Glycine riboswitch aptamer, 94 nucleotides, folded computationally. It matches the Rfam family "Glycine riboswitch aptamer". About the family: This family represents the bacterial glycine riboswitch. The coordinates come from a structure-prediction model, not an experiment, and the mean pLDDT is 77. The sequence was found by an Rfam model in a public genome assembly.

[in-house]
RNA sequence: GAGAACACUCUGGAGAAUCCCUUAAAUGGGUGCCGAAGGUGCAAAGUUUUGCGUUGGCAAAACCGAAUCUCUCAGGCAAACGGACAGAGACCUU
Numbered sequence: 001g002a003g004a005a006c007a008c009u010c011u012g013g014a015g016a017a018u019c020c021c022u023u024a025a026a027u028g029g030g031u032g033c034c035g036a037a038g039g040u041g042c043a044a045a046g047u048u049u050u051g052c053g054u055u056g057g058c059a060a061a062a063c064c065g066a067a068u069c070u071c072u073c074a075g076g077c078a079a080a081c082g083g084a085c086a087g088a089g090a091c092c093u094u
Base pairs, nucleotide, nucleotide: 001094002093003092008089009088010087011086012085017031019030020029021028032077033076034075038073039071041069046063047062048061049060050059051058052057
């Protein structure tokens, strides 16, 4: 220097009520919100089958199918913690 891995270390890292009630305190209750832990859903393409058609294909069904999109189950709505993702390091291989 390159590759693999991304569990580990460091740095950066958004959104949304420091709402209301109760309480010694919320880990309780109510209302309104957010999407970037995790999770749900699917477009094209592809595969298979069937039918039509007859060699150019067409149609339907099933399977597969990503995201910063979608849902808001989970999580979150001062700070702290957490945090997708990004950068660097360490470890491993060469």